[in-house]
RNA sequence: AGAGUUUGAUCCUGGCUCAGGACGAACGCUGGCGGCGUGCUUAACACAUGCAAGUCGAGGGCGUGGGGCAACCCACGACCGGCGAACGGGUGCGUAACACGUGAGCGACCUGCCCGCUUGCGGGGGAUAGCCGGCCCAACGGCCGGGUAAGCCCGCAUACGCUUCUCUGUCUGCAUGGACGGGGGAGGAAAGGAGCGAUCUACAGGCGGAGGGGCUCGCGGCCUAUCAGGUAGUUGGCGGGGUAACGGCCCACCAAGCCGAUGACGGGUAGCUGGUCUGAGAGGAUGGCCAGCCACAUUGGGACUGAGAGACGGCCCAGACUCCUACGGGAGGCAGCAGUGGGGAAUCUUGCGCAAUGGCCGGAAGGCUGACGCAGCGACGCCGCGUGCGGGAGGACGCCCUUCGGGGUGUAAACCGCUGUUCUUCGGGACGAACGGGGUCUAAGGGGCCCGUGACGGUACCGGGGGAGGAAGCACCGGCUAACUCUGUGCCAGCAGCCGCGGUAAUACAGAGGGUGCGAGCGUUGUCCGGAAUCACUGGGCGUAAAGGGCGCGUAGGCGGCUUCUCGCGCGUGCGGUGAAAGCCCGGGGCUCAACUCCGGGUCGGCCGUGCGGACGGGGGAGCUGGAGGCCGGUAGAGGCCGAUGGAAUUCCGGGUGUAGCGGUGGAAUGCGUAGAGAUCCGGAAGAACACCGGUGGCGAAGGCGGUCGGCUGGGCCGGGCCUGACGCUGAGGCGCGACAGCGUGGGGAGCAAACAGGAUUAGAUACCCUGGUAGUCCACGCCGUAAACGAUGGGCACUAGAUCCUUGGGGGAGCGACCCCUUAGGGGUCGGCGCUAACGCAUGAAGUGCCCCGCCUGGGGAGUACGGCCGCAAGGCUGAAACUCAAAGGAAUUGACGGGGGCCCGCACAAGCGGUGGAGCAUGUGGUUUAAUUCGACGCAACGCGAAGAACCUUACCUGGGCUUGACAUGCACGGGGCGCGCUUCGGAAACGGGGCGUUCUCUUCGGAGCUCGUGCACAGGUGCUGCAUGGCUGUCGUCAGCUCGUGUCGUGAGAUGUUGGGUUAAGUCCCGCAACGAGCGCAACCCUUGGGACUAGUUGCCAGCGGAGAGGGCGCAAGCCAGCCGGGGACUCUAGUCCGACUGCCGGUGCCAAACCGGAGGAAGGUGGGGACGACGUCAAGUCAUCAUGGUCCUUACGUCCAGGGCUACACACGUGCUACAAUGGGCGGGACAGAGGGCAGCCAGCGCAUAAGCGGGCGCCAAUCCCAGAAACCCGUCCUCAGUUCGGAUUGUCGUCUGCAACUCGACGGCAUGAAGCUGGAAUCGCUAGUAAUCGCGGAUCAGCGAUGCCGCGGUGAAUACGUUCCCGGGCCUUGUACACACCGCCCGUCACGCCAUGGAAGCUGUGAGUGCCCGAAGUCGGUGCCGCAACCCGCAAGGGAGCAAGCCGCCGAAGGCAAGCGCAGUGACUGGGGCGAAGUCGUAACAAGGUAGCCGUAGGGGAACCUGCGGCUG
Repeated sequence: AGAGUUUGAUCCUGGCUCAGGACGAACGCUGGCGGCGUGCUUAACACAUGCAAGUCGAGGGCGUGGGGCAACCCACGACCGGCGAACGGGUGCGUAACACGUGAGCGACCUGCCCGCUUGCGGGGGAUAGCCGGCCCAACGGCCGGGUAAGCCCGCAUACGCUUCUCUGUCUGCAUGGACGGGGGAGGAAAGGAGCGAUCUACAGGCGGAGGGGCUCGCGGCCUAUCAGGUAGUUGGCGGGGUAACGGCCCACCAAGCCGAUGACGGGUAGCUGGUCUGAGAGGAUGGCCAGCCACAUUGGGACUGAGAGACGGCCCAGACUCCUACGGGAGGCAGCAGUGGGGAAUCUUGCGCAAUGGCCGGAAGGCUGACGCAGCGACGCCGCGUGCGGGAGGACGCCCUUCGGGGUGUAAACCGCUGUUCUUCGGGACGAACGGGGUCUAAGGGGCCCGUGACGGUACCGGGGGAGGAAGCACCGGCUAACUCUGUGCCAGCAGCCGCGGUAAUACAGAGGGUGCGAGCGUUGUCCGGAAUCACUGGGCGUAAAGGGCGCGUAGGCGGCUUCUCGCGCGUGCGGUGAAAGCCCGGGGCUCAACUCCGGGUCGGCCGUGCGGACGGGGGAGCUGGAGGCCGGUAGAGGCCGAUGGAAUUCCGGGUGUAGCGGUGGAAUGCGUAGAGAUCCGGAAGAACACCGGUGGCGAAGGCGGUCGGCUGGGCCGGGCCUGACGCUGAGGCGCGACAGCGUGGGGAGCAAACAGGAUUAGAUACCCUGGUAGUCCACGCCGUAAACGAUGGGCACUAGAUCCUUGGGGGAGCGACCCCUUAGGGGUCGGCGCUAACGCAUGAAGUGCCCCGCCUGGGGAGUACGGCCGCAAGGCUGAAACUCAAAGGAAUUGACGGGGGCCCGCACAAGCGGUGGAGCAUGUGGUUUAAUUCGACGCAACGCGAAGAACCUUACCUGGGCUUGACAUGCACGGGGCGCGCUUCGGAAACGGGGCGUUCUCUUCGGAGCUCGUGCACAGGUGCUGCAUGGCUGUCGUCAGCUCGUGUCGUGAGAUGUUGGGUUAAGUCCCGCAACGAGCGCAACCCUUGGGACUAGUUGCCAGCGGAGAGGGCGCAAGCCAGCCGGGGACUCUAGUCCGACUGCCGGUGCCAAACCGGAGGAAGGUGGGGACGACGUCAAGUCAUCAUGGUCCUUACGUCCAGGGCUACACACGUGCUACAAUGGGCGGGACAGAGGGCAGCCAGCGCAUAAGCGGGCGCCAAUCCCAGAAACCCGUCCUCAGUUCGGAUUGUCGUCUGCAACUCGACGGCAUGAAGCUGGAAUCGCUAGUAAUCGCGGAUCAGCGAUGCCGCGGUGAAUACGUUCCCGGGCCUUGUACACACCGCCCGUCACGCCAUGGAAGCUGUGAGUGCCCGAAGUCGGUGCCGCAACCCGCAAGGGAGCAAGCCGCCGAAGGCAAGCGCAGUGACUGGGGCGAAGUCGUAACAAGGUAGCCGUAGGGGAACCUGCGGCUG
């Protein structure tokens, strides 16, 4: 410090997620030791039991026990009395508050114990508990009588201070005032105890101190405005009460104030702080332990005592709850320490000790102390240590992987040596302790010495012995993120923080081996901060990503020109105070280190005070003119309102002329018209809108504004430079304006036109189109207040290159003038530089550079919805969430693909033409069906006469049955045997196979054996089993289409672009020209083969023009003779097959801006790639093939291998593809006659000849083939018959007889003869091929092959056409461009209703609960007030009785908790039914949107419709 995730890729926006740190934690797995910390975050739920606050005999009396003869002493007990119990300890309920923090103030206050100073302590009186007696009582407890003490209670005396009243002096403060004095009046104290004593201590009044507290104020710190108004003791005053004290704290009266958008009031939440966690910081979060403050103590209320309490372990009352009870009545309060139940994911011992520290009491000893010190439990956290250290193999076993060679675990182990932390055992053994007390020393002391005191604890620590002996796990290993293999599983089981893994090779699941990380821990979950600049103060944005208010006026507020004086509020600086301790940082010390802790320093960002400064901001004063405004003079304009008025057009009405149609559409129909339409002419009526001018124009703040004239009126601009003197800008609330639609009332209504009706279209058509048509559109008045109210761009000011057009003023020039030129100011546009921007783009009218103010945004959906509030007549508007859900939603640009977008151009693509297919019969392939099996594969083009270029057995992979198991086949090993092997033969059997007999008998040798072979056994073989979606190879296809790329450079943030686009041209990215490109590669073309012309060479088996010979045999002929053939010969010709020539737009003319090139021509056998072939770029289709072969993985192993027999692959109600033969006369039959090319042939082709009607047979010449054979080519030609007929067409089917191949033709061959003669008379929708030696038509050959189902396939030649105007349309393709919401790419994407499941949520008659208040009723305790019979010791009067003063029960009153009644309010839960919403691999209906999405889309509004939606009106261009 960043990373992952939206896309095919890119940049940006933006959310989600991760890596870090932290915790009072919990959970899972695991767990050796120690130190220091820490431990109910939930039920402030309920609590058994014990303990947590007592102490003092030196305040007092008494009782009991003990000691003593006694005086008396000791101990214990309750009581009176004193002090304490208001501290310490707990908890976080409540509280949004002067509660807390911080800083001040009190001239408005209190303070026990402690300290200092000062003064004093005289003399009396009284009661009461205990106790005794009596009584009540279950208990708690109580009543009566008697008597008693004190430091208890009460007078009196005294009074330096003190309090109060009054008179008065001095000084002083910011104010009420304060300080120090003087005179007078009044008031107010006390207590003793110990000691032989000295003396100590206690007590009272006063002043001061310290510490503690009370009150007040400034400032600071939560959410909510869907809480906007709140308030009746409320705000203030006068007087009083009350308090320690101010105060409306309380009361009476008077006034009507007080608080609030700088957020009152209400609601929700919450103890606050020092600090803690995080963060670079700013900030955010948090407040457990420790410390400070506050609040509370079962809930609520109340006072008493006291220095202090409205009191956790006090009291009274009320409520709830628990317990006891004799039913009358009582007792209780763990949020003290332990502990229990409960709740919960979860949080400890009913421990030891007062030894230390601290507290209370005491003179002290001492007592008490669950404060505290320790121990226990829990890896809860932090820190430290250990589980050993060294040596030890090219490296054991095991396990894992493997390409089988090896590799990993791994020096790891074993083994050898060593050490001793920890552990175990034994011994020693603390610091923390000094006080205090006693003794002693001293003149004395808090001084010295001696003795005594430890819960932890025989612990820490130290030493000895033993001994590697007891001590390692957890998570992770797809990317982020460090760490990879095997196996299992097979969208299952599962994982997952995000992206995402899993559908048969999963580094992502599970296990294993290995590895990585951390380590007595490791992971998970939760929470907080960080990353997140993702609420942006530091430090963000708003044209299109979320975001500018529809527009203006203006209030508060914010901000504000120049000069000068002043104040010193802000600001700066110096000094002072404070900022508790702990914490944090730095330095140092102590535990062996560390954690921890101690000491010192710093920090504590702040607040307060004070001195100085006077720039800047601010306040005040004075001035200025540049901002702003005013004045004067001009000027353009659909600016606004009102009134008047004009013509054209439409429709309607009347009339004339006139006749059959009009209208409407893609085409029609509905509609109108013979009752006279439409057309045309004249006249009239009505309403609405204003053609041309008109503009890229003008005006207005926006909405918006358009005939003409008049009236009223707003704003702008220009010129002049007279006046005011900062008067300014913005603007939360507020007020006004605000298209269209819509609403109300009343008018109006020509045209248009939601709704509606009809006609069409359509699968449907609630639409688009057509014919009608009502609201409405218009006017007046009043509402509504929205919009794509848009420049999707708030307003103001200033600054920052230009060019150009339009418009309106002013100045100048020129011109008769319009116009033009220069200049100045305002407005409306376009282009463009810097700069900015994610890009697109903006660019003096900024989206640039700055300042000021306002509005708004913070992922998508849910949703502009719900609820609440405000507004509205309504429609609805404004404000405006959450649950839930998703890992995205988006912007711009890029490359593709696509478009019922555009441009250009190709192709038998269409068209033109010829022949077919689709109909028939048959052949063949396929689907389907059937079957024991009908083996398998191929499936649009690009599967279907395809793999098959040969299924009767074999093939054969399938089925049935019968066999074999080291196997039909390969290699190796071990053992054993014989010999291999071959021939003959026999039995069972369908064969395979199994069993038997006979004969014959191997090679080499170094004599050991080896080779070969059989048997047994072991390794292994074998598989046409699966996966073509694990693969290689090969192939199809787009497509012989003209494309596909690279290097360097350049442009762009980038994907990428450029080059390759453009202008021409070509069959072609072919070539030329141009160009930020320049080159290059794979393709194209050429090079190769063949064919077409020629030359040369060569000449057998080919050839024979001209020559020579023989003339037996053969043919013809009467013969002469001729022919074939033969022998020479020839190298002319044809041919064969080798080399070469030839064609290159080379030449000419024209066209082309140049060029490339094109058109025409000459020559030539051939002309513009001459024809044909081979040749197939980057890639696409997970195209095809595991059954050609190869191959990973997987499966089978007496079978999924292998052998055999038979069957099947040949099935058949059907369907399709590809073909053959036809339907006939351009034909068929018969007879005769002619001409090829290319091939094949020894297990072969087979001549002549013979036989058979024929298939064929017999026979055998020739030929390993330019020699011989297959081999007759056929169409064609000539002649003849048939004459339009299901035929002399057609040949299916069937019967029968044969031939041939073969072991074998039943299933299931081909061929021949005879007989039989079916469908079919040119084939619906639709569809195929072909552009020249092509189509069509005719035959020939070959491969495979015993034969053949071949009509198939691959070749060969013969005969030999027609047509192409043209590129609109269909299909496919190329290039450029455009739009896009597509990118598995239009066979794409995607919307809404409906149906089903799940989830959360709104409404709802109500129901339930809860909270805060209001009014009234009742009214406990208790303070206060009143009264006060009876009662009562002190003081007064009195001898006394008695009275007084005073106290006081009781009663009354005010207030008053709980309770009750009543009407509402807020919140929550629930609710029949109901509304929409979200989510959910393959449901229904349609097709709305994205390409002109097939009616451009969208916004507002209104109506309509199953639904998306449709239509009207206005608006926007996105």
The prediction has a mean pLDDT of 86. Small-subunit ribosomal RNA from an uncultured Gemmatimonadaceae bacterium, 1518 nucleotides, folded computationally. RNAcentral holds the sequence, with entries from SILVA.